This is a predicted structure of a 1525-nucleotide RNA (small-subunit ribosomal RNA) from an uncultured prokaryote.
It matches the Rfam family "Bacterial small subunit ribosomal RNA".
The sequence is in RNAcentral, with records from ENA.
[in-house]
RNA sequence: AGAGUUUGAUCCUGGCUCAGAAUGAACGCUGGCGGCGUGCUUUAUACAUGCAAGUCGAACGAGAACGUCACUUCGGUGACUAGUACAGUGGCGAACGGGUGAGUAACACGUGGACAACCUGCCUAGGAGCGGGGGAUAACCCGGGGAAACCUGGACUAAUACCGCAUACGCUUUCCGGUUGGUGGCUUUGAUCAAAGUUGGGGACCGGGGAAACCCGGCCUGAUACUUUAAGAGGGACUCGCGUCGGAUUAGCUAGUUGGUGGGGUAACGGCUCACCAAGGCUUCGAUCCGUAGCCGGCCUGAGAGGGUGAUCGGCCACACUGGAACUGAGACACGGUCCAGACUCCUACGGGAGGCAGCAGUGGGGAAUUUUGCGCAAUGGGCGAAAGCCUGACGCAGCAACGCCGUGUGGGUGAUGAAGCAUCUUGGUGUGUAAAGCCCUGUCAUCGAGGAAUAAGGGUGACGUGAUUAAGAGUCGUGUUAAUUGAAUGUACUCGAGAAGGAAGCCCCGGCUAACUCCGUGCCAGCAGCCGCGGUAAUACGGGGGGGGCAAGCGUUAUUCGGAAUUACUGGGCGUAAAGGGCGCGUAGGCGGCCUGGUCAGUGAGAUGUGAAAGCCCUCGGCUUAACCGAGGAAUUGCUUCUCAUACUGCCAGGCUAGAGUACAGGAGGGGAGGAUGGAAUACCCGGUGUAGCGGUGAAAUGCGUAGAUAUCGGGUGGAACACCAGUGGCGAAGGCGAUUCUCUGGACUGUUACUGACGCUGAGGCGCGAAAGUGUGGGGAGCAAACAGGAUUAGAUACCCUGGUAGUCCACACCCUAAACGAAUGGAUACUUUGCUGCGGGUAUCGACCCCUGCAGUGCAGGAGCUAACGCAUUAAGUAUCCCGCCUGGGGAGUACGGUCGCAAGGCUGAAACUCAAAGGAAUUGACGGGGGCCCGCACAAGCGGUGGAGCAUGUGGUUUAAUUCGAAGCAACGCGAAGAACCUUACCUGGGCUUGAACUGUGACGGACCGGAGCAGAGAUGUUCCUUUCCCUCAGCUUGCUGUAUGGCGUCUGUAGAGGUGCUGCAUGGCUGUCGUCAGCUCGUGCCGUGAGGUGUUCGGUUAAGUCCGGCAACGAGCGCAACCCCUACCCUUAGUUGCCAGCGAGUCAUGUCGGGGACUCUAAGGGGACUGCCUCGGUUAACGGGGAGGAAGGUGGGGACGACGUCAAGUCAUCAUGGCCUUUAUGUCCAGGGCUACACACGUGCUACAAUGGCCGGUACAAAGGGUUGCGAAAUCGCGAGGUGGAGCCAAUCCCAAAAAGCCGGUCUCAGUUCGGAUUGCAGUCUGCAACUCGACUGCAUGAAGUUGGAAUCGCUAGUAAUCGUUGAUCAGCAGGCAACGGUGAAUACGUUCCCGGGCCUUGUACACACCGCCCGUCACACCACGAAAAUCGUCUGUACCGGAAAGCGGUGAGCUAACCUUUUAGGAGGCAACUGCUGAUGGUAUGGGUCGGUGAUUGGGGUGAAGUCGUAACAAGGUA
Repeated sequence: AGAGUUUGAUCCUGGCUCAGAAUGAACGCUGGCGGCGUGCUUUAUACAUGCAAGUCGAACGAGAACGUCACUUCGGUGACUAGUACAGUGGCGAACGGGUGAGUAACACGUGGACAACCUGCCUAGGAGCGGGGGAUAACCCGGGGAAACCUGGACUAAUACCGCAUACGCUUUCCGGUUGGUGGCUUUGAUCAAAGUUGGGGACCGGGGAAACCCGGCCUGAUACUUUAAGAGGGACUCGCGUCGGAUUAGCUAGUUGGUGGGGUAACGGCUCACCAAGGCUUCGAUCCGUAGCCGGCCUGAGAGGGUGAUCGGCCACACUGGAACUGAGACACGGUCCAGACUCCUACGGGAGGCAGCAGUGGGGAAUUUUGCGCAAUGGGCGAAAGCCUGACGCAGCAACGCCGUGUGGGUGAUGAAGCAUCUUGGUGUGUAAAGCCCUGUCAUCGAGGAAUAAGGGUGACGUGAUUAAGAGUCGUGUUAAUUGAAUGUACUCGAGAAGGAAGCCCCGGCUAACUCCGUGCCAGCAGCCGCGGUAAUACGGGGGGGGCAAGCGUUAUUCGGAAUUACUGGGCGUAAAGGGCGCGUAGGCGGCCUGGUCAGUGAGAUGUGAAAGCCCUCGGCUUAACCGAGGAAUUGCUUCUCAUACUGCCAGGCUAGAGUACAGGAGGGGAGGAUGGAAUACCCGGUGUAGCGGUGAAAUGCGUAGAUAUCGGGUGGAACACCAGUGGCGAAGGCGAUUCUCUGGACUGUUACUGACGCUGAGGCGCGAAAGUGUGGGGAGCAAACAGGAUUAGAUACCCUGGUAGUCCACACCCUAAACGAAUGGAUACUUUGCUGCGGGUAUCGACCCCUGCAGUGCAGGAGCUAACGCAUUAAGUAUCCCGCCUGGGGAGUACGGUCGCAAGGCUGAAACUCAAAGGAAUUGACGGGGGCCCGCACAAGCGGUGGAGCAUGUGGUUUAAUUCGAAGCAACGCGAAGAACCUUACCUGGGCUUGAACUGUGACGGACCGGAGCAGAGAUGUUCCUUUCCCUCAGCUUGCUGUAUGGCGUCUGUAGAGGUGCUGCAUGGCUGUCGUCAGCUCGUGCCGUGAGGUGUUCGGUUAAGUCCGGCAACGAGCGCAACCCCUACCCUUAGUUGCCAGCGAGUCAUGUCGGGGACUCUAAGGGGACUGCCUCGGUUAACGGGGAGGAAGGUGGGGACGACGUCAAGUCAUCAUGGCCUUUAUGUCCAGGGCUACACACGUGCUACAAUGGCCGGUACAAAGGGUUGCGAAAUCGCGAGGUGGAGCCAAUCCCAAAAAGCCGGUCUCAGUUCGGAUUGCAGUCUGCAACUCGACUGCAUGAAGUUGGAAUCGCUAGUAAUCGUUGAUCAGCAGGCAACGGUGAAUACGUUCCCGGGCCUUGUACACACCGCCCGUCACACCACGAAAAUCGUCUGUACCGGAAAGCGGUGAGCUAACCUUUUAGGAGGCAACUGCUGAUGGUAUGGGUCGGUGAUUGGGGUGAAGUCGUAACAAGGUA
């Protein structure tokens, strides 16, 4: 620091997602040790049990027992225990500490002030005092009630408990006077208000008790309490400035409300409270209401600014079962206090009672989830106490949990046969991998053993000193030395020793982002997935294995926050087309604002000051072996307060100026607005005339009108609406908008000139006004046009487009509505600045005048530069450069919808969400493709012609059907006489049946053999089985008897075993090769350069030309490649060479005849090499070009004709059944052998052909002329037999020699005479021929007989442009036999082409596009089905709450107080003061009633639309002119 994802690709906009850090976490797998931290985020849910606040005998009274000892009359008594325990009175504490975050949007919190408006126990340092009396009451004792809790009567008693009196600086209050800005301070008078003791020590003296010892007291002295007062410190209360979440679909709120006067109340100010008076107070700078929330230091993140958060630690606040209330007290409206009410739980004898873990542990419940009912007061801190000490779940420790951070280990070295195993695999290797084993070492941690700290300072006691106090050496206090003593953690940290590599590694990932690849399994299944996306038989994406990468006692996942995200933009974004400028103006608040001078110093800048707690972050140093952690110091804390200085800028105050703005005057322009009047053309209607059969309308028609006289035409009239030409890229207006002429009224802009005002300005939230069309209301009007509606057409349908009609409406007046693609094809307003050309208006100069020229202002277009922009484009009328103000945007859909509010008569407008859902939606431009877009051009593409197909019969192929099987493939063109150049068996792959299993064929290896082969018989459908006969090897080597033996290498054969064969089984969508097609169409690209951010463009476009991207010219292009053309073959002419098997002109010979023979090379021909044609020549056109038209010459003329040859690519085109081949499947079968059957079926449909329908013909007879082929398993002559197919025959020929071989149409002659025929030949019968083991299924041919359909073929459709079509025959491949098919060959031999409008296909340029699988594209809506969320809804259940009323607990304040009453007073059997009970007034919680109250939420029959969902239905709306823009 970025990356992935919209597209065929590109740039941009824009969302989604990822990589980082973090957490009080949870879950999954795994888990050695230690240190330091952290640990109910949920139900402020309910709690069993234990503990968490007591202490003081030096305030007070009372006061045991167990036990021990002694005595005893055994009944008991006494002493110690012990002034102890328990309890009570009293004091202090319990308001701290600890917990929690429910409530609270608030002076609650933070920060800084203020208090001249306040309180303060304990503590500190001062002043003064502590005198003298009184009456009670707990405990205890005796009774009573009660289950209990507890209550109650009587009697006794003490105090530092309580109450008078005395004294008192002062306080409070009253009065007087003064000072002062003053509620402060100082001074004066009167009245009023205190107290408590306890304890240590003591020489002399005194008092009391006692026989005395001695005790008690006075007295002296110390300590400590107590009272009062004024201070301090610390704590607290109140108050103020500023800061502190969201919602306006919450806009008005408020009656103690705001203020005053007076009374009350408080520690204190104050409507805090009450009475009276006034009518105020708050609020768009957001009141009120609703929702949410403890706040902060900090913590997390971030470069920062920010954003998120408020666990642990620290500060503040609030709360303590829920609600209310006060009491006590220095302090509470009180977590472990009280009272009342409520809910809940528990006890109960049913009458009543008890309780409050949000203290520490712990339990249930909730939850994804959060610990021990531990140890100790040793340390720190707190309460009480004089102290010892006691108490302390604060705290210190330990336990549990990888929850987090940090540290450390699980070993180190050497070790190649690169072991085994596993994986892969080309079978030879490679990987895991120095990894292991082995060898040599080390010893952290854990384990065992031994030693063993620090945290401990004090305090008390004893001893010895010393200082202060004191009369004192006593006592007390302080201080020093010394002795013994105090540890929960803990026998812990740490150290040493021992043995032993021994006890200690997992988790996630490996398609891209993102580091890391292979095998198997699976087969859109199972599954994965953060996004894009993987999986449909070769998955680096699923699952497993191997291998690899990352982190590591952890690793992943999930959740959440910040970041990346400049994706809310202060730093730091935008609004022409991507989301986004309000339809337009006027104007309020607000924001912003010209030049000069002076003042002020609020903003601003500088310096200083106080504060900004500590902790934390950062820096330095230090302590734990290191680190985390901890300690010390510093820095920082960007803020606020106060003071001083500066005065440029902004603000404020004062004065001035004229350049902004405005006023006056003089002009000209204009469809600016409102109202009135007038006019002509046209449509329609009415009246009349002329006139006759149609008119009208359309693509074509029909409806309609018309013989009752239309249309047409002429004349007259009525009525409404709109104003042709002028007219323009032009004018006016803020916009909407405004168009005949004229009159009246009226707004604005502009120009010129001086004069005046003197910043009066710009913008503008709310607000107000205007605002096309349609629509609404009332009343008019209504010619034409025309929603709705009707009819006619079109159509599959046609609720449309077209036609005929036609009502609202359109028009007028008044009143509403308030929206538009209200647009400059999307651009708010104002001001200033920034290159140029053209047009229109007004003024000046010049001129006789107009024009021209110069200059200024305003308006309005086009082109284009810098600049800007994603690009397109904008460009002084900015989308440039800047300033000010307003409006608006933040992914697409849901949705401008719902709900609420508001406006409207209604229609509806304005405001305006969410759930849910998608990973895109979008802008501009690029390349293609496509268009029922355009331009140019080509092609048997159409047209012009000729002949066919489609109808018939037959042949052949296909579909379908059938079948045991009818093997398989080919499927628009580009499958269908195609693979198949030939299915009776074979072929053959199919079916039925019969056999074989290393197999029919092949290779290696092991074993065996001297064979194998050959012949024959039997069984069988055959394969095969079985029997018999015959045969007895070659090479090398060795031995010898030289043709024998042996050997073993190899060959050969058989059988058996093994590795493996075999497969026309699957996948042509895993492939190679080959092929088809666009298309023999003219295209397809590259290098360098240039242009563009880029995809890409240029070149290749353009002007000509061509069959051609063929060539020429031009050009930011210059060149090049694959194609085109040429080079190759055949053919047409000529030449040369060569003449056999070919030829025969001349010469000779011969024959009935024939190149038959001698010979010849002239010719034809053959087959080799050359020539020839190149727009070369002439002429015209054309750009002096390319090229084209014409001509000459020539066998041939403009690529002469034909062939071979097929660019980049497209169709996942065809073929796994030609062949090859990956993978999968099969292995006594999907292999292989055999027989028979099938591929030949047959209601039917299609393609391709043959033969015909006849006279341009059929038949009969005669007769002529080819080319190119084939032939030894062959062609087969002559001759002969047969009507014929053919038979016999065998000459010749391995072929320019012989044969197939007859060419046919043609020509000559004859016949038939228009008919189902002398056309046509199907079908069938009989008889044959040939091939072949074999013609039944199922061959071809022959003869005789039979003689079907068919009389030129509907819609539609095919071929062909010249030696072509048409027509005629010939040959060949395959092949035993079988062609109507195919491939080739020659014979005869036409017609037509005006032309490119249309159909089809193609090429180039251009245009539009929402297509890119590319129009066989894309895509919309209803309906049907499933699921999801939401709205409405009769109603129903709740939350919170307003108003009014009822009721009124506890309590406080007040009233009464006849009942009760110790302290004080008095004139005392009593009365008074004061108090208490009781009753009562006000306030008052829970509660209740009413208000169809408000608000928010739940449910809800039914209902509405919305979203989503591989293959549903109907249509075709949009994208191309999308077929009606």